């Protein structure tokens, strides 16, 4: 002055990630309850069996009347936690919840692998009241980061001229977050 493992600390990227509770909108004049009228045997959770209730003093299921919610999701600020933030797929796995029991599903929690750098438009298919948002494939155009290759200017350095190096800008290919930058502390080599 530099290589090379290894920890560590700070930090960047912007419609950047998530959470909270209050507030709005939607859900919706829709579900529940409750009156009538048609209807005429069954019906009560996500699925199946058992059980138990409810029904001809009318079930499902439709139409009017009256009354009428709510949770999930969403907006925008605001506090708060960060930058594998965070999201997601397969395993597996305790309790909890959806129905009184069991078995499955589903939802929530965790722990291992494993995929995306980041928003955002598009199309398909999912989930959802919905076109809102989510998530899976897939393609666009952006953008942020390192690596090569190019190129014309600007500092700088260095030069007796030629030429040269770095760092900003332009373009262009590719890479992937266990990454990039910046430092530190330990080991190795030199």
């Nucleotide at each position: 002055a530099g290589g090379u493992g290894a920890g560590g600390u700070a930090g960047a990227g912007g419609a950047g990630c998530g959470a909270a509770g209050a507030c709005c909108a939607u859900g919706a004049g829709u579900a529940c309850c409750c009156c009538g009228c048609u209807g005429g045997a069954g019906g009560a959770g996500c699925g199946a069996g058992a059980g138990u209730c409810c029904u001809g003093a009318g079930a499902a299921a439709g139409c009017g009347g009256a009354u009428g919610a709510a949770a999930g999701g969403g907006g925008a600020a605001u506090u708060c936690g960060c930058c594998g933030a965070a999201a997601u797929g397969a395993c597996a796995g305790a309790a909890c919840g959806g129905a009184u029991c069991u078995c499955g599903c589903c939802g929530c929690c965790u722990g291992u692998c494993g995929u995306u750098g980041g928003g955002u438009c598009u199309g398909c298919a999912u989930u959802g009241a919905a076109u809102a948002a989510g998530u899976g494939c897939a393609g666009g155009a952006c953008u942020g980061u390192c690596a090569c290759c190019g190129g014309a200017c600007u500092a700088u350095c260095a030069u007796c001229c030629c030429g040269g190096a770095u760092a900003g800008c332009c373009g262009g290919u590719g890479g992937a977050g266990u990454a990039c930058u910046a430092u530190c502390u330990c080991g190795c080599a030199c």

A computed fold for a 190-nucleotide RNA from Aneurinibacillus danicus, annotated as Lysine riboswitch aptamer.
Its Rfam family is "Lysine riboswitch aptamer". Rfam's curators write: Riboswitches are metabolite binding domains within certain messenger RNAs that serve as precision sensors for their corresponding targets.
The source organism's lineage runs through Bacteria, Bacilli, Caryophanales, Paenibacillaceae and Aneurinibacillus.
The sequence was found by an Rfam model in a public genome assembly.